[in-house]
RNA sequence: GACCGAUAAAGGCAAAUCCGCCGAAAGACGGAGACGCAAAGCCAUGGGUCUACCGCAUUCACCCGAAUGCCACGACUGCCAGGCCGCCGAA
Numbered sequence: 001g002a003c004c005g006a007u008a009a010a011g012g013c014a015a016a017u018c019c020g021c022c023g024a025a026a027g028a029c030g031g032a033g034a035c036g037c038a039a040a041g042c043c044a045u046g047g048g049u050c051u052a053c054c055g056c057a058u059u060c061a062c063c064c065g066a067a068u069g070c071c072a073c074g075a076c077u078g079c080c081a082g083g084c085c086g087c088c089g090a091a
Base pairs, nucleotide, nucleotide: 004089005088012037013036017032018031019030020029022027035078041084042083043082045081046080047079048076049075050074055070056069057068058067059066060065
C1' cells in the first nucleotide's frame, strides 16, 4: 500500500411508526424515533422497482365529464451493478 473487516476506539447515518409540511401520486423535507448500516458518503450511468398530473388510445356519456389501458418527462442508491471520494486497524 492492496485486499479484508473486531463484541476495538473515535465519530457518523437512521428503517418502521407518529407529527408537521410540499407534491396529482410515487416520494421529498423538518422533528420525534432506532430496525439496521463499514460506505446506509456522493452520482439515476446500466438493470430493476414505484407512481401517472399531463398526453395518447378505447369505451360510456355525447355540454361538463367518467372508467380502463399505455406512456417518465416524475421518483427510489436502505434492490443489484458501475463510477468518484473517505475514518479506523485486531485477525
Record summary
Predicted 3D model of a 91-nucleotide RNA (c-di-GMP-I riboswitch aptamer) from a Chloroflexota bacterium. Lineage of the source: Bacteria > Bacillati > Chloroflexota. Its Rfam family is "c-di-GMP-I riboswitch aptamer". From the family's description: GEMM was predicted in a large-scale screen for bacterial structured RNA regulatory elements. Gene Ontology term of the family: cyclic-di-GMP binding. The coordinates come from a structure-prediction model, not an experiment, and the mean pLDDT is 88. Of the family's consensus pairs, 100% are formed in the model. It was read from a public genome assembly, where an Rfam model found it.